Small-subunit ribosomal RNA from a Rickettsiales bacterium, 1522 nucleotides, folded computationally.
RNA sequence: AAAUUUAAGAGUUUGAUUCUGGCUCAGAACGAACGCUGGCGGUAUGCUUUAACCAUGCAAGUCGAACGAGAAAGGGUAGCAAUAUCUGAGUAAAGUGGCAAACGGGUGAGUAACACACAGGAAUCUACCUAGUAGAGGGGAACAAGCACUGGAAACGGUGUCUAAUGCUCCAUACGCCGGUAUAGAAAUAUAUCGGGAAAGGGUUAGUCGCAAGACUAAUUCGCUAUUUGAUGAGCCUAUGUCGGAUUAGUUAGUUGGUAGGGUAAUGGCCUACCAAGACGAUGAUCCGUAGCUGAUCUGAGAGGGUGAUCAGCCACACUGGAACUGCGACACGGUCCAGACUCCUACGGGAGGCAGCAGGUGGGAAUAUUGGACAAUGGGCGAAAGCCUGAUCCAGCAAUACCGCGUGAAUGAUGAAGGCCUUCGGGUUGUAAAGUUCUUUUAAUAGGAAAGAUAAUGACGGUACCUAUAGAAUAAGCACCGGCAAACUUCGUGCCAGCAGCCGCGGUAAUACGAAGGGUGCUAGCGUUGUUCGGAAUUAUUGGGCGUAAAGGGUGUGUAGGUGGUUUUGUAAGUUAAUUGUGAAAUCCCGGGGCUCAACCUCGGAAUUGCGGUUAAAACUACAGGGCUAGAGUAAGAUGAGCGAUGGCAGAAUUUCUAGUGUAGGGGUAAAAUCCGCAGAUAUUAGAAAGAAUACCGGUGGUGUAGACGGCUAUCUUGGUCUUUACUGACACUGAAACACGAAAGUGUGGGGAGCAAACAGGAUUAGAUACCCUGGUAGUCCACACUGUAAACGAUGAUUACUAAAUGUCUGGAGUUUAUCUCUGGGUGUUAAAGCUAACGCGUUAAGUAGUCCGCCUGGGGAAUACGGUCGCAAGACUAAAACUUAAAGAAAUUGACGGGGACCCGCACAAGCAGUGGAACAUGUGGUUUAAUUCGAUAGUCCACGAAAAACCUUACCAACUCUUGACAUCCUGAUUACGAGCAUGGAGACAUGCUUUUCAAUUCGGUUGGAUCAGAGACAGGUGAUGCAUGGCCGUCGUCAGCUCGUGCCGUGAGGUGUUAGGUUAAGUCCUUUAACGAGCGCAACCCUCGUCCUUAUUUGCCAACAGGUAAUGCUGGGAACUAUAAGGAGACCGCUAGCGACAAGCUAGAGGAAGGUGGGGAUGAUGUCAGGUCAUCACGUCCCUUAUGAGUUGGGCCACACAUGUGUUACAAUGGGAGCUACAAAAAGUUGCAAAGGGGUGACCCUGAGCUAAUCUUUAAAAGCUCUCUCAGUUCAGAUUGCAGGCUGCAACUCGCCUGCAUGAAGUUGGAAUUGCUAGUAAUCGUAGAUCAGCACGCUACGGUGAAUACGUUCUCGGGUCUUGUACACACUGCCCGUCACACCAUGAAAGUUCUUUUCGCCUGAAUUAUGUGAGCUAACCCGCAAGGGAGGCAGCAUAACACGGUGGGGGGGAUGAUUGGGGUUAAGUCGUAACAAGGUAACAGUAGGGGAACCUGCGGUUGGAUUACCUCCUUU
Repeated sequence: AAAUUUAAGAGUUUGAUUCUGGCUCAGAACGAACGCUGGCGGUAUGCUUUAACCAUGCAAGUCGAACGAGAAAGGGUAGCAAUAUCUGAGUAAAGUGGCAAACGGGUGAGUAACACACAGGAAUCUACCUAGUAGAGGGGAACAAGCACUGGAAACGGUGUCUAAUGCUCCAUACGCCGGUAUAGAAAUAUAUCGGGAAAGGGUUAGUCGCAAGACUAAUUCGCUAUUUGAUGAGCCUAUGUCGGAUUAGUUAGUUGGUAGGGUAAUGGCCUACCAAGACGAUGAUCCGUAGCUGAUCUGAGAGGGUGAUCAGCCACACUGGAACUGCGACACGGUCCAGACUCCUACGGGAGGCAGCAGGUGGGAAUAUUGGACAAUGGGCGAAAGCCUGAUCCAGCAAUACCGCGUGAAUGAUGAAGGCCUUCGGGUUGUAAAGUUCUUUUAAUAGGAAAGAUAAUGACGGUACCUAUAGAAUAAGCACCGGCAAACUUCGUGCCAGCAGCCGCGGUAAUACGAAGGGUGCUAGCGUUGUUCGGAAUUAUUGGGCGUAAAGGGUGUGUAGGUGGUUUUGUAAGUUAAUUGUGAAAUCCCGGGGCUCAACCUCGGAAUUGCGGUUAAAACUACAGGGCUAGAGUAAGAUGAGCGAUGGCAGAAUUUCUAGUGUAGGGGUAAAAUCCGCAGAUAUUAGAAAGAAUACCGGUGGUGUAGACGGCUAUCUUGGUCUUUACUGACACUGAAACACGAAAGUGUGGGGAGCAAACAGGAUUAGAUACCCUGGUAGUCCACACUGUAAACGAUGAUUACUAAAUGUCUGGAGUUUAUCUCUGGGUGUUAAAGCUAACGCGUUAAGUAGUCCGCCUGGGGAAUACGGUCGCAAGACUAAAACUUAAAGAAAUUGACGGGGACCCGCACAAGCAGUGGAACAUGUGGUUUAAUUCGAUAGUCCACGAAAAACCUUACCAACUCUUGACAUCCUGAUUACGAGCAUGGAGACAUGCUUUUCAAUUCGGUUGGAUCAGAGACAGGUGAUGCAUGGCCGUCGUCAGCUCGUGCCGUGAGGUGUUAGGUUAAGUCCUUUAACGAGCGCAACCCUCGUCCUUAUUUGCCAACAGGUAAUGCUGGGAACUAUAAGGAGACCGCUAGCGACAAGCUAGAGGAAGGUGGGGAUGAUGUCAGGUCAUCACGUCCCUUAUGAGUUGGGCCACACAUGUGUUACAAUGGGAGCUACAAAAAGUUGCAAAGGGGUGACCCUGAGCUAAUCUUUAAAAGCUCUCUCAGUUCAGAUUGCAGGCUGCAACUCGCCUGCAUGAAGUUGGAAUUGCUAGUAAUCGUAGAUCAGCACGCUACGGUGAAUACGUUCUCGGGUCUUGUACACACUGCCCGUCACACCAUGAAAGUUCUUUUCGCCUGAAUUAUGUGAGCUAACCCGCAAGGGAGGCAGCAUAACACGGUGGGGGGGAUGAUUGGGGUUAAGUCGUAACAAGGUAACAGUAGGGGAACCUGCGGUUGGAUUACCUCCUUU
């Protein structure tokens, strides 16, 4: 100098957000266990489970210096020897006696209490030890051992007899000691006196005596007796502290106290007798459960929480229960007695035993070691000592069980080797890693030496630590993880399988999540897993939380205990504060030193031990005691208003019923009806009567009350509040467990009453059903009285009380003032808006959810559960109190964006309406489904498939099927060889592909080469090929919402945030179009415009188009010259912009009307399709990842199929006729196409068409109208409608027309007479109707795409249907209403309640029994010491025995608590795709919910009185703004 230096978060509820709230993870620790792996050393630790049972050995003995006796062996003597005898400084094994055995060692069953901890206390004992004082004289009788006899299997004895002592005992002595008495004293005590009680000897040395044994004396030493002191140890008492349960609330009879006695070492109901009636308890008694306590230890920033192994202190226990004996000490782990269970021995008569000592065994268990060495050290017992004993202890062994330390090599080494893995095929990575080169030797091995531990001797450890030498990289690395949390990524395999998982969650064919590999990360002789504890968790909150809506304020009050308490003064000193002192064992933790090479570990000193006690001091605060005060509170007087309460009386309107009258056919009821009432006279109406219940208007976020609640008028009684002014009391206050009182509706009991209404019930409707909603009836009940019940969304979802903190405004009720007013001030209520502040937000905001104080109640994830069991209350219904198992990762609050609503507002669209024409009915065509088939290829298949891919299936196409063929292939590139052509023609076989043969032809370049190129053929392999799979791996393209007006961004601002604002609002528009406003200002993609086309004009140009003027010509014609006006063509311009006028509007944007204009308000049409949605469609257009096939899933060929046909359906065509059919006559077009073609004219044929073929590669030639119009006929019929079907005969295309083409002629002449429910298109050159052309194409068009001709009707309007847009509202939806979601029933599994009982355990009460033991009594049996006696004998004392009392085990009967089990039964929970309904969420389609009652398969329904946590709309009131 130091010993105070310390606090982290993350994942998971949602589409996203904030909050609440749980679950989970990261850390540390362990007497641990399990899995994989394992080199060394040090230090620790090691049955947590059956206080289960134990074989074997050891764990407590020692003393000959207390005593008698004493083998065997040895030695001496005698003897030839056998043997005898002596010795023994006397050993072993026993015995008497002493001390120890009560320590040490083990365990934690019991114990919730003086057991433990801490701090104290007085009425005690204490062997050995310490220090004193005094003593130790004289006698006596036995009993073991031994000897003899003897019982028993054994254990163990019995009888007789001998004997010693520091064994036992008597007498004497007694300062002190113990007891009594007297005196003195307050007492302690002192003095005197009386009585009582002790003792043991042994050793050594010296001396004397003795033959010796030994005796005596002296000294010394060890013992002995009495007593005093100390120390040590022990006993007892007290305060405080010490787990959970109240679903344990009352307990107690020696119980509480006293007096007297007994007992004890000692106090005490410890025991007994008597007396009193106490004692304990919500500050938790009693009872039940659990548990050894502490120092400490783990964790934690701390406060706390958990634990109580090892070490240390205390306690308890020793097979279970009871008991005493001995002793200083025990009611005794290795002692005794008894009872019980168990085990063992037995000759069946009897006996023996207690590892929770150390080892060890069995068992149990996930699990815990050697039947080791030594007393060398430390310590203990005995002994004078030597010494003996010591499983205490010290050591060793086993175990990675823990902590600590060391090692498994170091340096260099690029060709970045090989191999592995990945790959974009280039490479990357493993990786300086290896190999190689140069070094080192810790450890391990071998050999040699060798401590300290000891202080003279003694060393188990010990082959020790340690030191030295030798050889050689030699002997030594694993485990877990790699989706996020959380450091670390790829490939393959698998395919919701196998599996993983701490939480969230992975896996259904491209898995960084499973398994493997490569690579990586982390730790390392370990690494992971499991379990447990603390932490994180402020998730029980003292430090340090909450309760309006998330869990949570008691329904309200009165008030006891308790808690808290205004102002002033004095005192005290309990709390408080300060100083000092005692204690808080040691160890541990911490700090500073020291010792093992370091560390762990050990050790020294300190600090700390936050506590408790004593002493002293202070007096501010709290408290206590005393005295004052008036601001809190209360009382009196005055004023005041009121649906406050109780009881009685009265009143009018209405309803119903009854009576009577008038009167006639309906009434009533509903969305519509019916049940129902009515000709027996209803309803309606008039009059009268009766009865019960409730009190319109006033009436009001107005009033009163603690809450529930309270409403006609009036009388009586009664309560509380508020205000003003004075007076009085003087803190009397606040809160408030327990308790008591009140407490809507429903419900219960008894008795009344009963008009209306109305659970239940009945009927009628509705409906799939309708145990409902609606209707007609209707009973309890609703009303009164008296008793119960005691609950509600009993709500402001907001406990009471006090103080403080901006305002404004409305209203009710007091008071005061003046300037008398719509005034000002001041109290008490009741509302609204709002500042600060608070809140997760919503919101609250002087009536707080703000800022503070006091007290009470309540909460701790969701469900199970407003439940079970138990208890209390109740007549019952039920109320109050109130769990657990199990299950689950969320449940929840507020707000946000969407979506949705059988919510609202506004707007749009051929959406409806108004119209026109259709579809749905018929026949046919065509597509689809289905069915069939060898195949009927594949795809599309709600809207957004279905005349769709397909703008052409006879072959081909063609992908399908059958059969026949090919296998480097029908197609591409590379290699080798051969040929020189390829090709063309012909023949044969064959269904053909193909095969074989014949004939013919014989490439180019050239350096002339066996060269090069091309082509063909043959061969080998790389590869080709795939309309095979996956559109849910993809690109591209497309459909749809939707040509709807939307979708976003930057910066700023608002919000904790998701988000909002902008983009809303007021207008306007086709439009997020524009204007105005505006915390927004701007911008982008969309809208519009720019583009094409049509409509008007102009300019330019003029052939193939045009022809007005001029000229020529024809039968006629722009036919010709020519023209450039017109039309047309095709290039470029103009034009239209609300520009102008008027009105409306806000002076805007714009709208309406008008003028002009070819065109008027985007002029018509087209192209153009925002962000995104639908895992929409397409792998079969194409492309492409992955997978699959490779003599086939590839390729070729022939034939078949895609064309089938009980049926269903979509889209079309033609019709059903007179606005028509037929016949005849007769006009007008646009656009497009054409040489494999369009084809004129001419000819033939009834016709399809044929023959021939001018012209045209096109403004030149060709193809080209119909309906309309006019005339005639048919006259309403299955027809002169309609044309299917079928027959015959033909035409065309094509190798080919059978399956399977189109067309023509003749004949045939079906259904069909305008189409049910339903449904489609269209707003103007549109619908409708008429024809024309084109693509595809050899041929085939009712389809598709274009074109023109003729050419309408209607739109009041937005209530409704559908779709869409904007704003707003509700939401339990977010896969977004095709959403979510409730209950019964059925199946499976799980835990649990009840249950006739059964069984076990525990406890209590009564009675019975009464071992051993102790105490008392007795003791006629027995009896050495002492006394009396010569003796016999007697006495005292003792023993056995017996009795009494207490008591263990046991028995019996009753009661209480707990556990297990139980046929059956109740509900609960869980469980991808069961049944029935649809209760809730939107106004959830009857608003919902809670209480109560009844009912019902079920969710639920209904009644009554409540709540808003109900949408919508209107009104009232209030507020804000001007």
Description: Rfam family: Bacterial small subunit ribosomal RNA. Gene Ontology terms of the family: structural constituent of ribosome and ribosome. The RNAcentral record of the sequence draws on ENA. NCBI's taxonomy places the organism under Bacteria, Pseudomonadati, Pseudomonadota, Alphaproteobacteria, Rickettsiales.